[in-house]
RNA sequence: GCGCCGGUAGCUCAGUUGGAUAGAGUGCGUGGCUACGGACCACGAGGUCGGGAGUUCGAAUCUUCUCCGGCGCG
Repeated sequence: GCGCCGGUAGCUCAGUUGGAUAGAGUGCGUGGCUACGGACCACGAGGUCGGGAGUUCGAAUCUUCUCCGGCGCG
């Protein structure tokens, strides 16, 4: 330098032939249960979907530029 893969909630990840409220587990908060809880149950908060631009009625999802990480080639 070239190519491929990844970047979504604090953490680990799902979701891509574009479709309308963005999810799960875990963690966190509150309440319940209990003799007490770090177990169990319920509810809740938490996300510019790495960043910019574009296409579209509509983008996490398509195009493009760019940043970060990993792998391969030269």
This is a predicted structure of a 74-nucleotide RNA (transfer RNA) from an Oscillospiraceae bacterium. It was read from a public genome assembly. Rfam family: tRNA. Rfam describes the family as follows. Transfer RNA (tRNA) molecules are approximately 80 nucleotides in length. The organism belongs to Oscillospiraceae, within Bacteria. Model confidence (mean pLDDT): 81 of 100.